[in-house]
Predicted 3D model of an 85-nucleotide RNA (c-di-GMP-I riboswitch aptamer) from a Gammaproteobacteria bacterium.

RNA sequence: CACUGCGAAAGGCAAACUCACCGAAAGGUGGGGGCGCAAAGCCACCGGUCUAAGGGCGUCGGCCUAGGAUAGCGGGGUUGCCAGA
Repeated sequence: CACUGCGAAAGGCAAACUCACCGAAAGGUGGGGGCGCAAAGCCACCGGUCUAAGGGCGUCGGCCUAGGAUAGCGGGGUUGCCAGA
């Protein structure tokens, strides 16, 4: 430096649910909580998914749309702890 993650040590993160706050929503942040995670650290570049405020359309039922969201949907990029079965 690359690959791998059986066992281990030191630690780390934190799903559902819940409380507070932010947001139009999806969702996010903080506290509690702990399903899981070897990148569940970081980045919306590619695909997917969610939302539709604004905008567009409408036969006024609604429909379309991302500069929004998701990194714990997958791929990719990037940084990094321990170990070497």

Taxonomically the source falls in Gammaproteobacteria (Bacteria, Pseudomonadati, Pseudomonadota).